RNAcentral holds the full RNA, with entries from ENA.
This is a predicted structure of a 714-nucleotide part of an RNA (large-subunit ribosomal RNA, domain II) from a Nanobdellota archaeon.
Its Rfam family is "Archaeal large subunit ribosomal RNA". For this family Rfam cites "Crystal structure of the ribosome at 5.5 A resolution" (Yusupov et al., Science, 2001).
Context: one part of a larger RNA
RNA sequence: GCCAGGGAGUAAUUCUAAGUGGCGAGGAUAAUCUCUUGAAGGGAGCAUCCAUAGGGAAACCGACUACCCGCAGCUUGCGAGGGGUUGAGGUAUGAAAGUGCCUUUAGUCACUUGGGAUUGACCCGAAGCCGGGCGAUCUAGGCCUGGGUAAGGUGAAGCCCCCGUCAAAAGGGGUGGAGGCCUGAAGAGGUUCUGCGGACAAGCGUUCUUCUAACCUUGGUCUAGGGGUGAAAAGCCAAUCGAGCCCGGUGAUAGCUGGUUCCUACCGAAAUUGGCCGUAGUCAAGUCUCGAGUGAGAUAACUAGGAUGGUAGAGAUACGGAUUGGGGAUUUAGGGUCCGAAAGGAUUCGGUUUCUUGUCCAACUCCGAAUGUCUUGGUAUCUUAGACCUCGGGAAACGGGGGCGCUGGGGUAAGCCUGCGUCCCAAGAGGGGAACAACCCAGACUAUAGUUAAGGUCCCAAAAUGCUGACUAAGUGUUAAAGGGUGAAGGAUGUCUAUAUCCUCAGACAGCGAGGAGGUUGGCUUAGAAGCAGCCAUCCUACAAUAAGUGCGUAACAGCUUACUCGUCAAGGGUAUAGGCGCCUAAAAUGGACGGGGCUAAGUCAGCUACCGAUACUAUAGACAUCAGUAAUGAUUGUGGUAGGUAGGCGUCCUGCAGGAGCAGAAGCGUGCCUGAGAAGGUUCGUGGAUUCUGUAGGAAUGAGAAUCCUGGU
Repeated sequence: GCCAGGGAGUAAUUCUAAGUGGCGAGGAUAAUCUCUUGAAGGGAGCAUCCAUAGGGAAACCGACUACCCGCAGCUUGCGAGGGGUUGAGGUAUGAAAGUGCCUUUAGUCACUUGGGAUUGACCCGAAGCCGGGCGAUCUAGGCCUGGGUAAGGUGAAGCCCCCGUCAAAAGGGGUGGAGGCCUGAAGAGGUUCUGCGGACAAGCGUUCUUCUAACCUUGGUCUAGGGGUGAAAAGCCAAUCGAGCCCGGUGAUAGCUGGUUCCUACCGAAAUUGGCCGUAGUCAAGUCUCGAGUGAGAUAACUAGGAUGGUAGAGAUACGGAUUGGGGAUUUAGGGUCCGAAAGGAUUCGGUUUCUUGUCCAACUCCGAAUGUCUUGGUAUCUUAGACCUCGGGAAACGGGGGCGCUGGGGUAAGCCUGCGUCCCAAGAGGGGAACAACCCAGACUAUAGUUAAGGUCCCAAAAUGCUGACUAAGUGUUAAAGGGUGAAGGAUGUCUAUAUCCUCAGACAGCGAGGAGGUUGGCUUAGAAGCAGCCAUCCUACAAUAAGUGCGUAACAGCUUACUCGUCAAGGGUAUAGGCGCCUAAAAUGGACGGGGCUAAGUCAGCUACCGAUACUAUAGACAUCAGUAAUGAUUGUGGUAGGUAGGCGUCCUGCAGGAGCAGAAGCGUGCCUGAGAAGGUUCGUGGAUUCUGUAGGAAUGAGAAUCCUGGU
C1' cells in the first nucleotide's frame, strides 16, 4: 500500500416551536400507599405546578362584548375569524399635558419531531496544571573500602670529593632521584577525515589528546523533582530534563487541524452593515428555506412629463486661499541715497490702492452637465392557481475572486491595494479560445432525429484547395482579447492609391554631340589673389547661349567641370502633400515554435454564397414537480447547483400481533439472468445443512472510502 472486521449527533433533566391525541376555564398529578401479581396493569394520593389580571421598585390600586372597516359566504349591507394612528378602561409616572405596559378570554397534560441550555454532549488529537507514589544498577558530586599506571628521557634540593677562601660564597666532578616535567604501552578521552555506517537508537577505521595525577577504576553507601548534583554546558538525575517517570484529577481545555457511513425529489445562499481584547471566532441585521396568517396589489426594466442635486468639466472683476510680469496713483508706519543752515524737497526700496497680463485648489464656486434619485401616467413582468406583506421554526455565511464601466481614489508600476455599479466564477456542465474558474457562445430532466450560435471549412480534424476585386515578396503574415515580448523614436528612389502644381510634339526629362565668349587678371587686399583664401561691388558688349562664376584644381596662372544655349533622339517627366501594405532600426542565455505539418495563399483588405459546428433551438416519445379537475385529462414564459432548509423513501438488527415457507433442503456463500429513477429487489444453477419470510405496530449500540484512524491478515 491493499483486503477483512471495528469506527463518530447519543442519554438524562429542562426551555421553546410544530404535529397528533385527551380534557377544557380549567389541565396534570409527584413522592408514597394499596390491589392483582411472573412481568405488565388498576386504584388511592390535590401537597404542588401551569393557566384563569394587570400595572408598579414598593406601599398599593385593579380592567370593553363601545364604534368603524372588512375576507370567505350570503348578497349591496350583514358579515365567524381578521384589522383599526377610532374611542373607552386598569395601573405606573407626572402639577398637568402626555408617555410606557395591559384589557373585548384558552389553556394544560402525554407522546413524536426540529432547535437551545446543563452535563464529556458528534468522534479522535495537545503542549500543559495539580496530587500521591517510584527511581542515583545510567549519570553528577561526596564518603568508605580495595585495585591499577610497560619502558625510556630529563636530572631540582640534599650529600660526597676536588678546587677555592682567614672562614665563607662561587666553580668543577660524582652521587642522588624532585616535578599537576618530557616521549610513550596499558588505562582514560574523542580532534580530523566535515572518511565508512546510520531497515532497532552514537558503532568502525585513521589521525589526535592525556598517561604519578585536580589520574584511572571494582564493590559499598548518601543526596529526589521547583528538588538534587553541577571546575556552569540550563549539563546530568535509568535511550526521557528550561523542571524525571508512573498512576490519579481526566473523556482537562482546544474560537485550531482532520474525519463524520443509504437513496431520490423541491427550493437554494453568503463572503456585506453594525457590536465585541473583535480580525482563524461570535452576536444582531440583510440574504436562503419551511409552516401559518392576511387578502390586492407588487416590481429590477423601458418610455414620456415634472421635481431634485453641486460631481465631471469650467471659471478667476463671484467669494476664500495660492500666484507671473508690467504700468499708474498715493506720502502712507518706516529704511537707504542726494540737495538744503533749517523748514522742506527729489529719488529709490517697502506699504496701500488701481489698471493690465499669465496661471491654479479634496477641505474655492458667478456657473455647471451626463448618469443618478423621487414622483405621476403608459408599456412589460409577477399575482385571488394567493403575489407583496406579517408572524413563527430551521439555517448556512460574515477569508471571496475575475471581466467591464466610473479612463473612481492611492501607487513609477503590478495577475498591486482600496471603493461604487453591473455581469460572471464561487455553487455552472456543454461548444469555441492549442492547452487555460470567471474571455466569446450558451444555462445541462431522459432518449432519438433535425436546425443553428460563437468559432471555423489544405492535412492532422467535421466542413470551400469556394467566388469577385485589390494589396503584400517581407515567410510580413497565417494570434479577437487575456496570459504571452510589445516592436518605439528615427531613416530609405520598396511598392500601390489619391490630390495639388510645374515642364512638354512650338520636342519636355535623362543620355549623347557642340558651344560655354569679350571689356577683364572687376576694385581692394596681398609676396601672389587672374570666376573659385578673404572684403566690396556684381556692370556693359557681341550673341543661340555664356555667372565679375557651381564644384575640383594651381604657389599664382593653366587645366577639368557646372549653370546657360544649340543640335540629336522621341513621349512623358519633375516637385509637394495625404493614405495603404511592406523594409531597416530589432541583442539572451539546453534546440523550438503560426497548436503542428506546412502555406505566396492556406496571408491582408473589401464583398458574396454554401457548408460544418453545442447538453442552445425545433420535433417526437417518456419521467417528475406545480396548478386546475371527483377523475379521465390538460397547461407550464417548470426540472444546473456548493453551504443549507424541506419532503418522501430503501436497507440492517431486535420485540409484539396476524399469516406463511423449510431435511422432498432454511439462512449464508459463489455464479448467471431479470426488474426499479435510485437506495435496492427477484430468480436459475452449484454449494450448504437448520432455520427463515411477508404484513402491521413498536424499539434501535442501524448503513463506511478516507480521520499520518484502530486490530488482524497479506